[in-house]
RNAcentral holds the full RNA, with entries from ENA, Greengenes and SILVA.
A computed fold for a 346-nucleotide part of an RNA, annotated as small-subunit ribosomal RNA, central domain.
Its Rfam family is "Bacterial small subunit ribosomal RNA".
Context: one part of a larger RNA
RNA sequence: CUGGGCGUAAAGCGCGCGUAGGCUGCUUUUUAAGUCGGACGUGAAAGCCCUCGGCUCAACCGGGGAAUUGCGUUCGAAACUGGGAGGCUUGAGUCCUGGAGAGGGUGGCGGAAUUCCGGGUGUAGGAGUGAAAUCCGUAGAUAUCCGGAGGAACACCGGUGGCGAAGGCGGCCACCUGGACAGGUACUGACGCUGAGGCGCGAAAGCGUGGGGAGCAAACAGGAUUAGAUACCCUGGUAGUCCACGCUGUAAACGAUGGAUGCUAGGUGUCGGGGAGCGAUCCUCGGUGCCGGAGUUAACGCAUUAAGCAUCUCGCCUGGGGAGUACGGUCGCAAGGCUGAAACUC
Repeated sequence: CUGGGCGUAAAGCGCGCGUAGGCUGCUUUUUAAGUCGGACGUGAAAGCCCUCGGCUCAACCGGGGAAUUGCGUUCGAAACUGGGAGGCUUGAGUCCUGGAGAGGGUGGCGGAAUUCCGGGUGUAGGAGUGAAAUCCGUAGAUAUCCGGAGGAACACCGGUGGCGAAGGCGGCCACCUGGACAGGUACUGACGCUGAGGCGCGAAAGCGUGGGGAGCAAACAGGAUUAGAUACCCUGGUAGUCCACGCUGUAAACGAUGGAUGCUAGGUGUCGGGGAGCGAUCCUCGGUGCCGGAGUUAACGCAUUAAGCAUCUCGCCUGGGGAGUACGGUCGCAAGGCUGAAACUC
């Protein structure tokens, strides 16, 4: 010396399922591969180190020793790791009962509103702005009443609320379907954790084919503003936004915090369940917030939903720019995605 890190400094894969691998509860017994000890063999010589000696000294040279941390054989030990056999129930799972939920999919239904169309009433304005104008309206608009068409989104409830692995999910009803939670005892008996590759899911925009198109609205046109105004404001408006199927695979995909397990003061709110009590209320399990102690942190802060204390496992970082670029590979219809440098420069 045998690295330090990843909330905000560089660094957690967007999320999950899972292969190999790594790691893996309590207990009995056995084995002896790892591990530990002894012995023997080997570990060339030279060199290094110690010591003695030879050249008048030294360099140099000679003798002896040590060392050679290793490997092999053999004998032994059995705590730990591994292997075999057996047992256990706390981890994990199964079963029964129950309630909660915008979890997912399919079909149907509903009302409000916008727009458009037809008709009635009615007359000169309406719309828009900081102010205007473009724009709409005497071919009858705006307003108002009745009727009709069509698409998209679901006010109130609504929450500091819930559900989902993440993306995300919100009118009502039915059907199909996933997960979590509580209570109960019965059952299986370590069946577990993580997860390189791999596979799947994955907002918006975008792409392909076909449909749909009310409102909104990139592009575009016009009107304003302005020194200019390829903008902000206004009037229009096409892709798109919607549906089906297929692609794309990205994001400030954020808690900027990977997953799992155990341990470490409390207080207060809320959601779902259980228990006790006549009741106020209390206890308990699971989520979700706020505050706060020890501890931690560069500080901010975090603080039983850890960024505290530990273990296991995966991913990632290693000065700024060049650059998420070039080249190559691979995926994609394309747009582009993934992988990912160097010269040079500070």